[in-house]
Context: one part of a larger RNA
RNA sequence: CCCUCGUUAAGGAACUCGGCAAAUUGGCCCCGUAACUUCGGGAGAAGGGGCGCCCCGUUAGCGUGACGGGACUUGCUCCCUGAGCGCGAGGGGGCCGCAGAGAACAGGCCCAAGCGACUGUUUACUAAAAACACAGGUCUCUGCUAAGUCGUAAGACGACGUAUAGGGGCUGACGCCUGCCCGGUGCCGGAAGGUUAAGGGGAAGGGUUAGCGGCCGGCUUCGGCCGGCGCGCGAAGCUCCGAACCUAAGCCCCGGUGAACGGCGGCCGUAACUAUAACGGUCCUAAGGUAGCGAAAUUCCUUGUCGGGUAAGUUCCGACCUGCACGAAUGGCGUAACGACUUGGGCGCUGUCUCAACGAGGGACUCG
Numbered sequence: 001c002c003c004u005c006g007u008u009a010a011g012g013a014a015c016u017c018g019g020c021a022a023a024u025u026g027g028c029c030c031c032g033u034a035a036c037u038u039c040g041g042g043a044g045a046a047g048g049g050g051c052g053c054c055c056c057g058u059u060a061g062c063g064u065g066a067c068g069g070g071a072c073u074u075g076c077u078c079c080c081u082g083a084g085c086g087c088g089a090g091g092g093g094g095c096c097g098c099a100g101a102g103a104a105c106a107g108g109c110c111c112a113a114g115c116g117a118c119u120g121u122u123u124a125c126u127a128a129a130a131a132c133a134c135a136g137g138u139c140u141c142u143g144c145u146a147a148g149u150c151g152u153a154a155g156a157c158g159a160c161g162u163a164u165a166g167g168g169g170c171u172g173a174c175g176c177c178u179g180c181c182c183g184g185u186g187c188c189g190g191a192a193g194g195u196u197a198a199g200g201g202g203a204a205g206g207g208u209u210a211g212c213g214g215c216c217g218g219c220u221u222c223g224g225c226c227g228g229c230g231c232g233c234g235a236a237g238c239u240c241c242g243a244a245c246c247u248a249a250g251c252c253c254c255g256g257u258g259a260a261c262g263g264c265g266g267c268c269g270u271a272a273c274u275a276u277a278a279c280g281g282u283c284c285u286a287a288g289g290u291a292g293c294g295a296a297a298u299u300c301c302u303u304g305u306c307g308g309g310u311a312a313g314u315u316c317c318g319a320c321c322u323g324c325a326c327g328a329a330u331g332g333c334g335u336a337a338c339g340a341c342u343u344g345g346g347c348g349c350u351g352u353c354u355c356a357a358c359g360a361g362g363g364a365c366u367c368g
Stems, first nucleotide, its partner, number of pairs: 001363008010354002014352001019349001027051005036041001038173001052095005061087004068080004072075001096100001108347007115339002120132002136171007148157003174334004179264003184261002186257005193252003199246002205240004211233003214229006265283005292326001293323001304320005
C1' cells in the first nucleotide's frame, strides 16, 4: 500500500453524475394514524408507549376432560359432576444491570412529478425497463369438409369446438372522450362502357410442285414428239405465318369505407393611447387540428418569462402559450393502488465528505 471487517471527537451529504456505499429502522403487544380513493385501500401510514426476573398465584378467565352419578330410544348415546393436565391477560408489591425483542435472524420514513393501470414476462453470458404480456375496447375474416396453419401428399391442428365459437390486426385496467378529410393508396360493393390472356376463329400471305407457259437443241408424217435449261405463272395436298371476329378475372370506370395506410394551410388589413384582433379580404386544398394537453420522455432559439422551493437552483414543481416539430385506439387527457423504473425535495441516520485515525484477519514485503 491492497482486500475483508470493527470503532471513532466535532460537524452531518459540505461527498458525488447521483446519499453510490455504509449507517439508521427492525420482533411482539398497546395507543394512534393525513391527503386521496375505484370505499377494497392508502396502513406496519406517520408518530408514540411497553417488554427481564421473584412474590401475591392453583390470579380472573379459557381449553381439554378421567373417575363417579343419572336418563332412556342399550348406543363408539345423551345429561350432570368436575379430578388431573394445558393455556393464560390484567393489577399490586419487590429485585438487578449501562442495557430485559439483553445474542442471532430482524421495514428507514415522508412530500411532489414523469411513465406504465395492476401480479406477471424479457436480452441464458454488459440492458429488468416507460420494452413485451395482460384483462378490457374495437375493426376484420370465418356457416363448418369454417377461416387460418403445417405438409409434395395422405393427413393433422383449429376442435371431438360451431359466430356468447375460432383466426388475424390495432389499442391496452378504470373514468371522461375519441373531432374534420374518401383527392391518393388499400379494402368492400357495382357491372353499362373501354382495355385485356390462353383458347376459338381463320381473311391474307410465304415455302414446296403436278401442270402450263417461255427459251435452247434434235427429230418430224409438219399435227407434233423427244431431250435440255430451271426463266415466269402455279391447282390440290402438306407445311409455315396469321388479320377481322368471339371471350374471364383484373385494370380503367361508378360508389362506399378512417379504432383501413394516411392527411388535418398561407398572405394582407381592421377596435377612440398603445398593444392585440372578436371582424373583413384574398389564394390554395380532399379537408385545413375540434376537445384536451402544452418549453412536455416532444421546445431549436432556451438556463424562454413569471411564481415556488435554496443564502445561492441549466435540474425540479406551478403557471403562461411564441406547439422550430402535441393531439385524439401508431389513441388524447386524467386517475386510487402497484414499481429492485426515472426525476426533484425533506426528516432521520451516518467515515460519502471536512480529514483522517486506531484496531482485527488475509495479502503485499523480508527470510526460509
Molecule: large-subunit ribosomal RNA, domain IV
Organism: hot springs metagenome